[in-house]
The RNA shown here (transfer RNA) has 75 nucleotides and comes from a Candidatus Zhuqueibacterota bacterium. It was read from a public genome assembly. Taxonomically the source falls in Candidatus Zhuqueibacterota (Bacteria, Pseudomonadati). The prediction has a mean pLDDT of 82.

RNA sequence: GGCGCGUUCGUCUAGCGGUUAGGACGCCGGCCUCUCACGCCGGUAGCACGGGUUCGAGUCCCGUACGCGCUACCA
Repeated sequence: GGCGCGUUCGUCUAGCGGUUAGGACGCCGGCCUCUCACGCCGGUAGCACGGGUUCGAGUCCCGUACGCGCUACCA
C1' cells in the first nucleotide's frame, strides 16, 4: 500500500429500514434500615465523523478517522 471485519450511554451489551434506541452494571435521588450493605422505585447518559439512497437510516451505499486481522512491498 491492498483486502476484509469492527466502532451504540462511563463500561458491557440488544437492536437484520418505521422503538420515546432496550437491558445490566455504574452514577444521582427516593423508599426500606438504628446505620451501612442488600433489596425495591425513579432518574441520568449513547448510534465515531461527513455525504448519499429512501416517505423514513443505528440498520443499506460511499468517503474519512480509529482499532483488529490477512496480505504485498520493503533486498